[in-house]
Molecule: transfer RNA
Organism: Thermobaculum terrenum ATCC BAA-798
RNA sequence: GCGGGCAUGGUGAAGAGGUAUCACAGGUGCUUCCCAAGCACCAGGCACGGGUUCGAUUCCCGUUGCCCGCUCCU
Numbered sequence: 001g002c003g004g005g006c007a008u009g010g011u012g013a014a015g016a017g018g019u020a021u022c023a024c025a026g027g028u029g030c031u032u033c034c035c036a037a038g039c040a041c042c043a044g045g046c047a048c049g050g051g052u053u054c055g056a057u058u059c060c061c062g063u064u065g066c067c068c069g070c071u072c073c074u
Base pairs, nucleotide, nucleotide: 001070002069003068004067005066006065007064010024011023012022013021018054026042027041028040029039030038047063048062049061050060051059
């Protein structure tokens, strides 16, 4: 330099044009003599910029970061 993959709450993942979901972690409450466990509820998220669209987290282009492969030079 070329090609490909990935980027989603604190962590790990799912989802794929029309309300963003799950587990763990966190908070509150119930339960308990207390703790743990259990149950209920709550908060928190689509890397960035543009485009297409009535509507983009999803599709397209670019950028950034990470990972993999290839080529050249030394």